RNA sequence: AGCCUGGUCCUGCACGGCGAUGGCCGGCCAACCCCGUCAGGUCCGGAAGGAAGCAGCGGUACGCCGGUCCCAUCGGGUGUUGCAGGGUCGCCGGGCUCGA
Repeated sequence: AGCCUGGUCCUGCACGGCGAUGGCCGGCCAACCCCGUCAGGUCCGGAAGGAAGCAGCGGUACGCCGGUCCCAUCGGGUGUUGCAGGGUCGCCGGGCUCGA
């Protein structure tokens, strides 16, 4: 000096990890405008009985809090991760050849 190759650069894919959201689990959760049961009392009835239904109790929805990363979705200058393609000879590393 030349050639080859790898990394750094860009893109895509895969895997893992992080964050968020949803599903899921648990807890709380409705004066009335949710459900059920409706003491007392009220209404209808001569009576038998029936009707509506407050409080209370139970359940549930919306919502809130927490949990697990089991599942799903989204995202990142996530990763001494891997593969493929592209780009530049700018930098770094390795190999070979030639010359001084």